[in-house]
RNA sequence: GGGAGUGUAGCUCAGCGGUAGAGCACACCGUUCACAUCGGUGUGGUCACAGGUUCGAUCCCUGUCACUCCCACCA
Numbered sequence: 001g002g003g004a005g006u007g008u009a010g011c012u013c014a015g016c017g018g019u020a021g022a023g024c025a026c027a028c029c030g031u032u033c034a035c036a037u038c039g040g041u042g043u044g045g046u047c048a049c050a051g052g053u054u055c056g057a058u059c060c061c062u063g064u065c066a067c068u069c070c071c072a073c074c075a
Base pairs, nucleotide, nucleotide: 001071002070003069004068005067006066007065010024011023012022013021018055026042027041028040029039030038048064049063050062051061052060
């Protein structure tokens, strides 16, 4: 220098045009003499950033950034 992949809740990851979700974690409630387990409820998101397409974008297109991988070149 060329190419590919990944970026979504505190963490691990789904979702791939039509209201952003699960598990774990956290808070509260129930259960217990108490703790744990279990059950229930709740909190938590500028979907990496910017622009474009669209009635509508986490999703499609372009650019940028970060990380990972492959290839090439060089002293």